Transfer RNA from a Lachnospiraceae bacterium, 73 nucleotides, folded computationally.
[in-house]
RNA sequence: GGGGGCAUAGCUCAGUUGGGAGAGCGCUUGAAUGGCAUUCAAGAGGUCGUGGGUUCAAGUCCCAUUGUCUCCA
Numbered sequence: 001g002g003g004g005g006c007a008u009a010g011c012u013c014a015g016u017u018g019g020g021a022g023a024g025c026g027c028u029u030g031a032a033u034g035g036c037a038u039u040c041a042a043g044a045g046g047u048c049g050u051g052g053g054u055u056c057a058a059g060u061c062c063c064a065u066u067g068u069c070u071c072c073a
Base pairs, nucleotide, nucleotide: 001072002071003070004069005068006067007066010025011024012023013022019056027043028042029041030040031039032038049065050064051063052062053061
């Protein structure tokens, strides 16, 4: 220098053919219990790496770009 993968909640990750942003763990509150453990219920937490484009509508499609992993030289 060139090719490919990955980037979504604090962490690990899902998200199908473009239409409701989610799970587990963690965190907060409440209940049960002798109980800071455990179980149950509720809740908070997101510019979906960044910028632009297509579309009535983008996490998803297109282009550029940043970081990271990998392959080739």
Overview
It matches the Rfam family "tRNA". Gene Ontology term of the family: triplet codon-amino acid adaptor activity. From the family's description: Transfer RNA (tRNA) molecules are approximately 80 nucleotides in length.